[in-house]
RNA sequence: UGGCAUCGCUAGGGGUCCUGCACGCUAUUGCGUGCGGGUGAGAAACACCCUUGGAACCUGACCCGGAUAAUACCGGCGUAGGGAAGCGUGCAAGCCGCCAA
Numbered sequence: 001u002g003g004c005a006u007c008g009c010u011a012g013g014g015g016u017c018c019u020g021c022a023c024g025c026u027a028u029u030g031c032g033u034g035c036g037g038g039u040g041a042g043a044a045a046c047a048c049c050c051u052u053g054g055a056a057c058c059u060g061a062c063c064c065g066g067a068u069a070a071u072a073c074c075g076g077c078g079u080a081g082g083g084a085a086g087c088g089u090g091c092a093a094g095c096c097g098c099c100a101a
Base pairs, nucleotide, nucleotide: 001100002099003098004097007088008087009086010085011051012050013049014048016045017038018037019036020035021034022033023032024031025030057082058081059080063076064075065074066073
């Protein structure tokens, strides 16, 4: 010095489950609200995660095995099928790593 990563900006994508108690509505193995517990980055947050070099997330799936109070808790399925991108001149912020010359 260049490239990549990181970082930043803009834009976009995504999930929100299980459970105890109280109250309300219901008469339902139900729903809502509040306060807790479990896992997780996140369980409705001006948050978090992910954006093609894509396990963020969805489908298969009311799947299979294990564990649990219970669960989309863990593993498998999974080299499966889908899945949302561009920019960075300067300043600021962040990073201050790797590779090449």
Record summary:
Model confidence (mean pLDDT): 76 of 100. Predicted 3D model of a 101-nucleotide RNA (TPP riboswitch aptamer (THI element)) from Neisseriaceae bacterium JH1-16. The source organism's lineage runs through Bacteria, Pseudomonadota, Betaproteobacteria, Neisseriales and Neisseriaceae. It was read from a public genome assembly, where an Rfam model found it.